[in-house]
Model confidence (mean pLDDT): 80 of 100. A computed fold for a 76-nucleotide RNA from a Candidatus Peribacteria bacterium, annotated as transfer RNA. Its Rfam family is "tRNA". It is annotated as a transfer RNA. About the family: Transfer RNA (tRNA) molecules are approximately 80 nucleotides in length.

RNA sequence: GCCACUAUAGCUCAGUUGGUAGAGCAUCCGCCUUGUAAGCGGACGGUCAUCAGUUCAAACCUGAUUAGUGGCUCCA
Numbered sequence: 001g002c003c004a005c006u007a008u009a010g011c012u013c014a015g016u017u018g019g020u021a022g023a024g025c026a027u028c029c030g031c032c033u034u035g036u037a038a039g040c041g042g043a044c045g046g047u048c049a050u051c052a053g054u055u056c057a058a059a060c061c062u063g064a065u066u067a068g069u070g071g072c073u074c075c076a
Stems, first nucleotide, its partner, number of pairs: 001072007010025004019056001027043005049065005
C1' cells in the first nucleotide's frame, strides 16, 4: 500500500433482503428464607461507531471517515 470481516444497553450477542430495537448476564426493587445464596416476578438501561446520500420511512441500501481483527504484497 491492497483486500476481507467487525462496530447495536455496563458486558456477551441476536435483529428474517427497509416499517417505531430485543435476549442473557450485571445493577436496582419486591416475593420466597430465621438469614444468605439459589429460585421467581418486575423495573432501569440505546444519538444502532461518525458524517452525508437514497427513500413516505434506514440498525438494515449507497458513499466517505474512524477504530479493531485477519490475510496478501513491496522495501530495508